[in-house]
Context: one part of a larger RNA
RNA sequence: GGCAGAAGGUGAAUGCCUUGGCGACGGACGGCGAUGAAGGACGUAGUAAGCUGCGAUAAGCCUCGGGGAGCCGCUAAACUGGCUAUGAUCCGUGGAUUUCCGAAUGGGAAAACCUGGCUGGGUAGACCCCAGUCAUGCUCUUGUGAAUACAUAGCAAUUGCAAGCCAACGAGGGGAAGUGAAACAUCUCAGUACCCUCAGGAAAAGAAAUCAAAAGAGAUUCCCCUAGUAGCGGCGAGCGAACGGGGAACAGCCUAAACCGAGGGGAUUUAUUCCCUCGGGGUUGCGGGACCUCAACAUGGGACCCAAAGGGAUAGUAGAACAGUCUGGAAAGUCUGGCCAUAGAGAGUGAAAGCCUCGUAUAUGAAAUUCCAAUGGGCCUUAGAGGUAUCCCAAGUACUCCGGCACACGAGAAAUGUUGGAGGAAUCCGGGUGGACCACCAUCCAAGGCUAAAUACGUGCCGUCGACCGAUAGUGAACUAGUACCGUGAGGGAAAGGUGAAAAGAACCCCGAUGAGGGGAGUGAAAUAGAAUCUGAAACCAUCUGCCUAUAACCAGUGGAAGGGCUAUGCCCAUUUAUGGGAAUGCCUGACCACGUACCUUUUGCCUAAUGGGCCUGCGAGUUACCGUCAGUUGCAAGAUUAAGCCAAUAGAGGUGUAGUCGUAGCGAAAGCGAGUCUGAAUAGGGCGUUUAGUUGCUGGCGGUAGACCCGAAGCGAGUCGAUCUAUCCAUGGCCAGGGUGAAGCAGAGAGAAAACCUUUGUGGAGGCCCGAACCGCUCAGGGGUGAAAACCUGUCGGAUGAGCUGUGGAUCGGAGUGAAAGGCUAAUCAAGAUUCGUGAUAGCUGGUUCUCCCCGAAAUAUAUUUAGGUAUAGCCUCAUGUGAUGACCACCGGAGGUAGAGCACUGGUUGGACUAGGGGGUCGAAAGAUCUACCAAACCCAGUCAAACUCCGAAUGCCGGUGGGUUAACAUGGGAGUCAGUCGGUGGGAGAUAAGUUCCAUCGGCGAGAGGGAAACAGCCCAGAUCGCCAGCUAAGGCCCCAAAAUACGAACUAAGUGGGAAAGGAUGUGAGUUCGCAUUGACAGCCAGGAGGUAGGCUUAGAAGCAGCCAACCUUUAAAGAGUGCGUAACAGCUCACUGGUCGAUGCAAAUUCGCGCCGAAAAUUUAACGGGGCUAAGUUCGUUGCCGAAGCUGCGGGUUGUACUUUUUAGUACAGCGGUAGGGGAGCGUUCCCAACGGAUUGAAGAGUUACCGUAAGGAGACUUGGACUGUUGGGAAGUGAGAAUGCAGGCAUGAGUAGCGAUAAAGAUGGUGAGAAUCCAUCUCGCCGUAAACCCAAGGUUUCCUGGGCAAGGCUCGUCCUCCCAGGGUAAGUCGGGUCCUAAGGUGAGGCCGAAAGGCGUAGUCGAUGGAAAACAGGUUAAUAUUCCUGUACCACUCAAUUGGAGCGAAGUGGUGACGGAGGAGGGUAGGUCAGCCAGGUGCUGGAUUACCUGGUUCAAGCUCGUAGGGGGAAGAGAUAGGUAAAUCCGUUUCUUCAUAACCCCGAGAAGUGAGUACGAGGGGCAAUUCUGCCCCAUAAAGUGAUUGAUCCCAUACUUCCAAGAAAAACCUCGUAGUGUUGAUGAUUGAGUGCCCGUACCGUAAACGGACACACGUAGGUGAGUUGAGAAUACUAAGGCGCGU
Repeated sequence: GGCAGAAGGUGAAUGCCUUGGCGACGGACGGCGAUGAAGGACGUAGUAAGCUGCGAUAAGCCUCGGGGAGCCGCUAAACUGGCUAUGAUCCGUGGAUUUCCGAAUGGGAAAACCUGGCUGGGUAGACCCCAGUCAUGCUCUUGUGAAUACAUAGCAAUUGCAAGCCAACGAGGGGAAGUGAAACAUCUCAGUACCCUCAGGAAAAGAAAUCAAAAGAGAUUCCCCUAGUAGCGGCGAGCGAACGGGGAACAGCCUAAACCGAGGGGAUUUAUUCCCUCGGGGUUGCGGGACCUCAACAUGGGACCCAAAGGGAUAGUAGAACAGUCUGGAAAGUCUGGCCAUAGAGAGUGAAAGCCUCGUAUAUGAAAUUCCAAUGGGCCUUAGAGGUAUCCCAAGUACUCCGGCACACGAGAAAUGUUGGAGGAAUCCGGGUGGACCACCAUCCAAGGCUAAAUACGUGCCGUCGACCGAUAGUGAACUAGUACCGUGAGGGAAAGGUGAAAAGAACCCCGAUGAGGGGAGUGAAAUAGAAUCUGAAACCAUCUGCCUAUAACCAGUGGAAGGGCUAUGCCCAUUUAUGGGAAUGCCUGACCACGUACCUUUUGCCUAAUGGGCCUGCGAGUUACCGUCAGUUGCAAGAUUAAGCCAAUAGAGGUGUAGUCGUAGCGAAAGCGAGUCUGAAUAGGGCGUUUAGUUGCUGGCGGUAGACCCGAAGCGAGUCGAUCUAUCCAUGGCCAGGGUGAAGCAGAGAGAAAACCUUUGUGGAGGCCCGAACCGCUCAGGGGUGAAAACCUGUCGGAUGAGCUGUGGAUCGGAGUGAAAGGCUAAUCAAGAUUCGUGAUAGCUGGUUCUCCCCGAAAUAUAUUUAGGUAUAGCCUCAUGUGAUGACCACCGGAGGUAGAGCACUGGUUGGACUAGGGGGUCGAAAGAUCUACCAAACCCAGUCAAACUCCGAAUGCCGGUGGGUUAACAUGGGAGUCAGUCGGUGGGAGAUAAGUUCCAUCGGCGAGAGGGAAACAGCCCAGAUCGCCAGCUAAGGCCCCAAAAUACGAACUAAGUGGGAAAGGAUGUGAGUUCGCAUUGACAGCCAGGAGGUAGGCUUAGAAGCAGCCAACCUUUAAAGAGUGCGUAACAGCUCACUGGUCGAUGCAAAUUCGCGCCGAAAAUUUAACGGGGCUAAGUUCGUUGCCGAAGCUGCGGGUUGUACUUUUUAGUACAGCGGUAGGGGAGCGUUCCCAACGGAUUGAAGAGUUACCGUAAGGAGACUUGGACUGUUGGGAAGUGAGAAUGCAGGCAUGAGUAGCGAUAAAGAUGGUGAGAAUCCAUCUCGCCGUAAACCCAAGGUUUCCUGGGCAAGGCUCGUCCUCCCAGGGUAAGUCGGGUCCUAAGGUGAGGCCGAAAGGCGUAGUCGAUGGAAAACAGGUUAAUAUUCCUGUACCACUCAAUUGGAGCGAAGUGGUGACGGAGGAGGGUAGGUCAGCCAGGUGCUGGAUUACCUGGUUCAAGCUCGUAGGGGGAAGAGAUAGGUAAAUCCGUUUCUUCAUAACCCCGAGAAGUGAGUACGAGGGGCAAUUCUGCCCCAUAAAGUGAUUGAUCCCAUACUUCCAAGAAAAACCUCGUAGUGUUGAUGAUUGAGUGCCCGUACCGUAAACGGACACACGUAGGUGAGUUGAGAAUACUAAGGCGCGU
């Protein structure tokens, strides 16, 4: 380490439970609100928090009822106090109170806050407090009242109403897209989603200008039919009525007009007429009414008001009947014996209760409020007949045309309704309609209005029920849930139940730190029920025991198996019959041997190195409705059947209803006819029918419409939310060390007659100028890249007075904004944001799809396709029914055919020869022509050939038909499919290169979907088709030396190469077997010896050419033989050699060609031999032959199961025969889960669940036993489904692995001692060391919101530790007339009475009103706390207002006028100050070695506002008088204008600073002593010392100054002035003094950061101010001060 067992931990499944949900039915009810709602904020109890209740009268107050003993709500007890028979708590009716926000309403606003006017009250008054009231719009009435006389607009008051919220239902105004149409545009989705307006308890509709069709009906609404019909429709997808019938419920009315009358007004000829208002009248289509005549005074009705028997709602009351025994912790269980029942529904009680409790059946009840209502009363309303033909009967209407829309109806032949535009009637002798239109006929009466019920819905209330869920389920939510948490926001959105009957919740003891945790004890039936609590599975973790394991690899198992250990639900034996004993074929382990490449998906094909899964547990996918079709089955049957509804019932229910549907008759386009009919001239022929079974339920298969098996897009559309990021813009503020350059202009000089130009010097200080910090940016490199950081760090770099950067407030947004433009940015999101909804969009695509067994079993082809990975039909499969040998194979017979082959007769190609037209060429010829030809060549002939598109020929196989025999099939109709990616091998071909594991066909086989044996391994090759078992036999392919079963078999050869056991052209005297042809004892072949000559150096050529550069020729002679020369060689010769000849030697030999077998060379690759499977082999290689054996899931034998067929009376059985591989797929039969019904059971003497188990069944599965557990549950027969998981990068939870691994977040740095403590690297103190120091110091705004201080603590947080903390607990802490904000003002911008515009929502905008980042009254120094201070204290000031007194004597006076407020950039100089430095002075110290009253060292040397004064400096012409058409009225003011006086000074205004005062009892270093853990405190020197000068010097002040430039640089209030209305000599305004008043909010702490924004105690970001010394130009740089830190391993 592995396997097994035992006992545990972790974890939460399972089982059981239910407080909570879900659904249905019924009833009641259907609103709340200015009398302040819904919804909130904040409070409220004696005691912190949350929920509930309530509201400053605050878990409550009053009243009337109920009720009757305890109570002060819950978590949740305790303490402290109370209440209650004088009736509490509690329940109900009515009332009171009801903070603040919210329609929100006095005004405002960032909801829960700020701030006013008036009246009244408190005060002398300011200030402050209390009560009431004050919004807007519409409306009634009234008053007032412009331009403008009356009037009107306007203004004001009064009355009433409105507003806002709310689930669905309703009506109306607007109105998509995804989708479907396999694309898409009409169309569809759909008038849906969504937005908006408005209403009610319902709404809407509604009493015919309606339908119908020769008969009639009689408002509307809703249900069932009609009917998926008629129709509409790219006549596609789809959409889809009506008439009529059956039901529910029923209800009808009122105006306008004609006519009459009254009142008012106008006109006029005074008799009328016209208009307006009101009353009467009148309301209809067999036309009605008016008008005239006659008659009548009843009846009926009501939806309006009042009363009211009775009934109901809001609290309640009464309510029968049981005991014992046994077990047990407990009885309701068991047993025994009773009782009640108009009550045996249900729940609870220590297990299962009619009689214990609550209830139930039944009966009964209201002071008060409220609903219905018989009935009564009031009020309102209601009729006729005749005549006449004079009047009336709804107008920009009907109707027509154009453009739309709605009607089922898409412009169509398109009626009907409606209306944006243009025209435009009639009045009963009239008008509309009846699906174009016309006529006839029928029917109705528009252009005004009201109307209950039947119908729809359910936020909330009450009741009942469930073959609904039971904590991953059921609501998102059983619990502090729309909570925690995320997001700027709209919005999104969890997890989380169980001790026990009862807390009896563990007294006490021990270990430990007075911890955490544990051990005893105790409680309890049980503590392995101990609060992390019922049961307590699995993954995972460790412990103990048995066996195995250290030379051994490998899907981890299966089969066998030695050894070791142990004994069962079986077997045997025994007996106390539930126990004991025994055996080995049992159990655990198991060396060793054999065989053996997971699962799923997708594929032609997967161990694949193709997909998916870390593991476990739970959840997780063909359902439901309607319609259709087929099968099975039920009832009835020429018939079958009801729908809506009605009645009844509801503890387990039916009856009725015949409207309709299907069938019973068909044919035809139809009229129509009819067992026939249509066509047709037909009586013909032919087509379709006739010869009969349906229909209604239920179940199952399949289809259609719906999301339709589940999960999955990118996207499209609608409505909202976002400019705290970022883009641009607007308003208002802020920032930019220092250095350099030196434009224009000006001045001087020169030159010039002068001016100008020019030159030069100075002055000057321009610039999208230069260098360079802050600041902004981001060029390059490195790092980082599960980061320190979801964009950073380090170094380097660009801009840095400008088109600069930045703060605060605001504006613009989704096909839109913004964009110096990159498709950039618009909240870490951009070629169209986010979010919710349409929505379960769609997905011909991918993935997944859950128990078992049995039978059969494919396809990867054809055709078509915007089709090619999809689909339809056919083919192939299956099931049912029918037909009944029709099909296939084999043999024989009879046929058609033109392939292979072959051939050249045709069509073409083709080689040689012969022959010979024709042509070319040569010669001759004047020409004609002749002739020659080693040229080309037709035809013919001979010989030899080629062909898919040649055939004089021509098979095998296949095909068609017939006959025969055996074995088996086949076809038709109907239900259900799957398949349309194929692949390899053989053969025949096309393409390709006679390449491909290539591609396309044909045909056969295999794989696919096929296991077994062989080929080492190896889907497709060879053999062979697996129903199950056997330690039986025979064979196939292939094998028989060992691995490894079977021959070291036999006979004959070959091979020597490890050929065998990879390969070609080509090569070779390898070797074996042949064939052919030569030479040779008259001497072959090879070797050796010798010769190899002469003419001649042949001729030519050549410089030369002599055998041997080249050309021509190649003779003769001597010879045994010798080329006018085979090769080498020379410049050329020479020389060597060969052919050839002789000699020697002495051979069954020598030489050549060719055929066959087996070998050799040719032969180089990458991790390792690696080209027999290995060992190894000379056979164990190769060839031929022979005999045996081995060898498979084949065949046989024996036994079992099952399917089919046949037979048989063992018929749920038997026998016989045949079958039983299997993917997609079809068919059949079962197992199990949850719930329901019925019957029968089981259970505290122990249910379910969980754990173990060697038993049973062919499988899914099922029992029994023991342990745990502690309350339910089983069997049988049926029924209903949220009914079975291993995979979906599935979902949720838990636990592993990686791994004790990476890391512990700036390398500014620590060390020591002491202290505390259980414990110290980390806490505290001290000392030493280090780091920052234009910061890593200090102040302040935003933001945060208690983090601040003190005491205590150490579980969690802190990247380690922790005694510490920004953590936890408790207590404390923020003090303002002057600081900031409000009570003041306005900017951008917002809002906006009236107003204008717009389908609605809403948009714009005047007066106003808000809105700081700006304007505007006033305080400083010191001290003090643990924590606050310009806030408290001390001292010294100032501002505004009130009152009083004094003084004084004419003005004051606004929402009006005027002034002022009031403004840019840059630059330079001056005067100051802050600050710094030095000296002096003061205090203290050193002095060891020389000096020292010196010198040196350390420290200190400080002070405000205010008041007085008015300096440096700057600005202005000033004053007086007169006039005045302007300044919306007025003005003495402003403006304009005239005159006088004074003037370069006076005067006036502004103005830092200094000085004085404030101001000394202030502050002030250090030393000594005492106390103290820290912080620090007290005393002494001491009544504390000095407290001056010089120098330097700002970016600060004077200064909003001055100079200069062009881009020309807020507003309003405060303030001053004028004077209107008014007020003031009865004394205003003012001045002085005194006494008073001064409200609300913020104020702690962090604030370059551990407290803000970044998910963090995060190397990032964060406006403004101060910012010392030395060096230096400097805020650069380096080092330091004050101060702060050493970065939490």